[in-house]
Parts: sequence; C1' cells; structure tokens
RNA sequence: AAUUGAAAAAGGCAAACUUAUCGAAAGGUAAGGACGCAAAGCUGCGGGUCUAAGGUAACUAAACUAUGACAGCCGGGCUGCCAAA
Repeated sequence: AAUUGAAAAAGGCAAACUUAUCGAAAGGUAAGGACGCAAAGCUGCGGGUCUAAGGUAACUAAACUAUGACAGCCGGGCUGCCAAA
C1' cells in the first nucleotide's frame, strides 16, 4: 500500500415519529428521538424510485412529462478511524 471486518479500542452518524420552518408536491433544514449503519462520509456519473407546479392531452377522463427530489435503493468516483482472527 492492497485486501478483509471475526474479536476489540477510540469514537462517529441518526430511521420512524414529534415540533417548527421552506416547498405545488416529492422532499429538505433545525431541535428532540434512536431503527439501524464499517463508510448510513462526500459526490446526481450510470441504473432505479418518488413527485407533477408548469406544459401536453383529456370530459365523465384523471393519463404523460423533470427542468424538481431520493446518497439510509443499487453501482461508480473521491476521502477516512482501528485492527489482522
């Protein structure tokens, strides 16, 4: 340095939910709170998923669409603590 993450050690993050707030919504932010996570650190590059304001279409119909969102959906890229059954 690479690989691996069984047992440790120091720690870290924070699901659902609640309150407040932003947003058309999905969802985000802050505080509380812990389901869990060896990258649950960062990153919209690829796939996938969610929403549909606007636009298109449509009449007894409720569709299509990302320029919006999800990194705790998967993969990729970059970075990082400890250790070596």

The RNA shown here (c-di-GMP-I riboswitch aptamer) has 85 nucleotides and comes from Bacillus salacetis.
Model confidence (mean pLDDT): 87 of 100.
The sequence is in RNAcentral, with records from Rfam.
NCBI's taxonomy places the organism under Bacteria, Bacillota, Bacilli, Bacillaceae, Bacillus.